[in-house]
């Protein structure tokens, strides 16, 4: 310099244009002498702007961050 993936609740991984969900983690509760474990339930997110769209995590530009190839 030039290609090329990736960004999603604290973490981690889904969601191939039509209500953003699972597990762990945290909170609360049943349970118990207490606690663990188990079982229920609750909270939380789509890097920023911008477009196309009836509708955008999704497609498209463009910044911002990572990574990786080539020279």
């Nucleotide at each position: 310099a030039g290609g090329c993936c990736c960004g999603u609740c604290g973490u981690u991984c889904a969601a191939u244009g039509g209500c953003a969900g699972g597990a762990c983690u945290a909170c609360g509760g049943u349970c118990u002498c207490c606690a663990a474990a188990a079982c229920c339930g609750u909270c939380a997110a789509u890097g920023g702007g911008g477009g196309u769209u009836c509708g955008a995590c999704u497609c498209c530009c463009u910044c911002c961050g990572g990574g990786c190839c080539u020279g």
Model confidence (mean pLDDT): 81 of 100.
The RNA shown here (transfer RNA) has 71 nucleotides and comes from a Candidatus Woesebacteria bacterium.
Rfam family: tRNA.